[in-house]
RNA sequence: CUCCGAUAAGAGCAAACCCGGGGCAACCCGGGGACGCAGAGCUAAGGGCCCGUAUUCACCAGUAAAUUACGGGUAGCCUGGCCGCCGAA
Numbered sequence: 001c002u003c004c005g006a007u008a009a010g011a012g013c014a015a016a017c018c019c020g021g022g023g024c025a026a027c028c029c030g031g032g033g034a035c036g037c038a039g040a041g042c043u044a045a046g047g048g049c050c051c052g053u054a055u056u057c058a059c060c061a062g063u064a065a066a067u068u069a070c071g072g073g074u075a076g077c078c079u080g081g082c083c084g085c086c087g088a089a
Stems, first nucleotide, its partner, number of pairs: 004087002012037002017032006035076001041082003045079003048074007056066001
């Protein structure tokens, strides 16, 4: 240094839920709160999942599901990329 990762040390993050705010929504931000996390730091590139709009078909009609396209969300779903703390076996 790499792999690896502890009942180590010191620090860190913060699920659900509640309150306030933003967004049509998925969801996000702040405060409280801790289920968990060795990258639960950053990145939406590939896949997944979720939301919105449009689309096609069916139908007397309204509406929906599915498909496809576009836009968006999720890094605490996985893979890839970038950067990084500690050091027992």
Molecule: c-di-GMP-I riboswitch aptamer
Organism: Desulfuromonas sp.